[in-house]
């Protein structure tokens, strides 16, 4: 210098489940909105867990788009694992 990778960050893509019932605010009232509460659901932010595997044999370590739904979400924004491109930083072999 490239290029396997890896992290921040910039762009675009990105699913899923009740705008269900009650209160109370907002409003001159409906409605829509926003709190709380109640029951139902949803996995793709985070979080938890967990198998071959490894060992004499316990112990520990041991992954996820799986499981769990604590967090959160279930109209529209937001936000999204994960893909795609992309500036900078970082990095082992050759």
């Nucleotide at each position: 210098a490239u290029g396997a990778c890896c992290c921040c960050g910039g762009c675009g893509g990105a699913a899923g489940a009740g705008u269900c019932c009650c209160u109370c605010g907002u409003c001159g009232c409906c409605a829509g909105c926003g709190a709380g509460g109640g029951c139902g659901c949803c996995g793709a932010a985070g979080g938890a867990g967990c198998a071959a595997u490894u060992c004499u044999c316990c112990c520990c370590a041991g992954a996820a788009a799986c499981u769990c739904u604590c967090a959160g979400g279930c109209c529209c924004c937001c936000g999204g694992a994960c893909c795609g491109c992309u500036u900078g930083g970082g990095u082992a072999g050759g």
Molecule: Glycine riboswitch aptamer
Organism: Actinomycetes bacterium